[in-house]
Source information:
Glycine riboswitch aptamer from Lentzea albida, 93 nucleotides, folded computationally. It was read from a public genome assembly, where an Rfam model found it.
RNA sequence: UUGACGUCGCGCGGGAGAGCUCCCUUCGGUGGGAGCGCCGAAGGAGCAACUCCUCCCCGGAAUCUCUCAGGUACAAGUACCGCGCGACGAAGG
Numbered sequence: 001u002u003g004a005c006g007u008c009g010c011g012c013g014g015g016a017g018a019g020c021u022c023c024c025u026u027c028g029g030u031g032g033g034a035g036c037g038c039c040g041a042a043g044g045a046g047c048a049a050c051u052c053c054u055c056c057c058c059g060g061a062a063u064c065u066c067u068c069a070g071g072u073a074c075a076a077g078u079a080c081c082g083c084g085c086g087a088c089g090a091a092g093g
Base pairs, nucleotide, nucleotide: 001093002092005089006088007087008086009085010084011083012082013081014080019036020035021034022033023032024031037072038071039070043068044066045065046064050060051059
């Protein structure tokens, strides 16, 4: 000096799931509440498939499980994927 790759942040695009009843309200699933049910892809928790290591231990750890939270028309939002920008680290040249 360049830089595969990795992490984080931001922006853009894509992005699922799951309902009834009753009450009040409203022109109206418009807005709100309650009862029971349901969903899992914000977050969280648990197991430990997997990963690291010759092996064990330690460590990391899921889209699995739980549903605390969240959600359950539309909208918004969402893990995840792609692209771009910035910062940090970084094999190699």
The model forms 91% of the base pairs in the Rfam consensus. Its Rfam family is "Glycine riboswitch aptamer". Rfam's curators write: This family represents the bacterial glycine riboswitch. Its family is annotated with glycine biosynthetic process in the Gene Ontology. Model confidence (mean pLDDT): 77 of 100.